[in-house]
Background: This is a predicted structure of a 465-nucleotide part of an RNA (large-subunit ribosomal RNA, domain I) from Usnea cornuta. The coordinates come from a structure-prediction model, not an experiment, and the mean pLDDT is 81. The full RNA is in RNAcentral, with records from ENA and SILVA.

Context: one part of a larger RNA
RNA sequence: UGACCUCGGAUCAGGUAGGGAUACCCGCUGAACUUAAGCAUAUCAAUAAGCGGAGGAAAAGAAACCAACAGGGAUUGCCUCAGUAACGGCGAGUGAAGCGGCAACAGCUCAAAUUUGAAAUCUGGCUCCGUCGGGGUCCGAGUUGUAAUUUGUAGAGAGUGUUUCGGGUGAGACCACGGUCUAAGUCUAUUGGAACAUGGCGUCAUAGAGGGUGAGAAUCCCGUAUGUGACCGUGGCUCGAGCUCAUGUGAAGCCUCUUCGACGAGUCGAGUUGUUUGGGAAUGCAGCUCAAAAUGGGUGGUAAAUUUCAUCUAAAGCUAAAUACUGGCUGGAGACCGAUAGCGCACAAGUAGAGUGAUCGAAAGAUGAAAAGCACUUUGGAAAGAGAGUCAAAAAGUACGUGAAAUUGUUGAAAGGGAAGCGCUUGCAACCAGACCUGUCCGUAGGUGAUCAGCCGCUGUUCUC
Numbered sequence: 001u002g003a004c005c006u007c008g009g010a011u012c013a014g015g016u017a018g019g020g021a022u023a024c025c026c027g028c029u030g031a032a033c034u035u036a037a038g039c040a041u042a043u044c045a046a047u048a049a050g051c052g053g054a055g056g057a058a059a060a061g062a063a064a065c066c067a068a069c070a071g072g073g074a075u076u077g078c079c080u081c082a083g084u085a086a087c088g089g090c091g092a093g094u095g096a097a098g099c100g101g102c103a104a105c106a107g108c109u110c111a112a113a114u115u116u117g118a119a120a121u122c123u124g125g126c127u128c129c130g131u132c133g134g135g136g137u138c139c140g141a142g143u144u145g146u147a148a149u150u151u152g153u154a155g156a157g158a159g160u161g162u163u164u165c166g167g168g169u170g171a172g173a174c175c176a177c178g179g180u181c182u183a184a185g186u187c188u189a190u191u192g193g194a195a196c197a198u199g200g201c202g203u204c205a206u207a208g209a210g211g212g213u214g215a216g217a218a219u220c221c222c223g224u225a226u227g228u229g230a231c232c233g234u235g236g237c238u239c240g241a242g243c244u245c246a247u248g249u250g251a252a253g254c255c256u257c258u259u260c261g262a263c264g265a266g267u268c269g270a271g272u273u274g275u276u277u278g279g280g281a282a283u284g285c286a287g288c289u290c291a292a293a294a295u296g297g298g299u300g301g302u303a304a305a306u307u308u309c310a311u312c313u314a315a316a317g318c319u320a321a322a323u324a325c326u327g328g329c330u331g332g333a334g335a336c337c338g339a340u341a342g343c344g345c346a347c348a349a350g351u352a353g354a355g356u357g358a359u360c361g362a363a364a365g366a367u368g369a370a371a372a373g374c375a376c377u378u379u380g381g382a383a384a385g386a387g388a389g390u391c392a393a394a395a396a397g398u399a400c401g402u403g404a405a406a407u408u409g410u411u412g413a414a415a416g417g418g419a420a421g422c423g424c425u426u427g428c429a430a431c432c433a434g435a436c437c438u439g440u441c442c443g444u445a446g447g448u449g450a451u452c453a454g455c456c457g458c459u460g461u462u463c464u465c
Stems, first nucleotide, its partner, number of pairs: 024055001025053004035042001039089001065072002076103004086094002107318003110264001120146001121141002124138006155260002157257003161254005166245004172239002174236008185201001186217001187200004202219002204208001210222003269290007296313005353360002373400001376387004460465001
């Protein structure tokens, strides 16, 4: 100096967890106020507060069930059962389940067998391909057991019987999401700052919901109806014409049998203590002690013995829908409130502010159609004022729509010895409503017919009287 071994540490590929929120869900823990007209069992309550853990739902779930019937057949939720059975100082009170009807429906997987004439199984590296993957090859995992088969309704094995079959691509269909699309006056007169008003004349309507636009707009604009519509785009564990590849002495179903047939332990159960329940000689759960069986075991709502019958098969696991939802996200609506209401908050609100802190916690919306938000002149240091200007309006001037009342100032009127005020009666003044009289103008209806226009006729002049 290098390698190796051992020890502790630093850094660390890849991977995993924390924390928040918590309306609904699951598990644990767990009161008291209250009620009992007092209170201790009871009740409140297997609740609140507290702790832990998830999901879009959770939990439960394919019977060690319910029943006692001619039996039913996973779970969940609703109606009913029923304020019933039952519990309860049998007081106060508490309080299910089977059946029946309905909503929604869905069934399955391990452990336990010798494939034993052959670990048939799987990760990874490299490589190839038609890449949610497949083929080849090499290590590795693995017999202290990876596959196939089988799950109690069975099943395995045997048979001479009998029936049926696969993969790839893929136009298109269907579903979900997003986008685009579809009627008819801005005609005319008046008022007005503005027509979306009024009068006249139209038009569309499976569209006269709603909103906007300078005032009440179906027809100006956005929309609205048709509509579970048409078109375009993206996606899909869906279906699928057509095309293409492959087809094993393989797989599955049914039938038959003098064959075999494994089924979960400190668990079931018993005693005892606590708790819980409607569960009462103990419904469920938990601690401690004892502690099984295999024609076995559990259940059959009164303990025990003997016996019979019925019904399931615990001590392993997965599973959509119907159900819940004061949180989050998204959409729609309203016989709800309309700025002291409705959330505490319509607004720079959990803000300003208060308290050492835990916590407490407001007030506050509206100019105008459009800022056109007062150019310019003048007094003043400025604020402010006087003119001028904008506007439909400034009696709308960013203290801004409307602008009540108490209250204040100013102006006008009236009164005043016994406070003001109040009640009754009468007079005067001012003002108001209504009625009446008179004048003028306008409108309408009727009358008169002097005059005029017009029409008809006649006459005269003549080409207009």
NCBI's taxonomy places the organism under Eukaryota, Opisthokonta, Lecanoromycetes, Lecanorales, Usnea.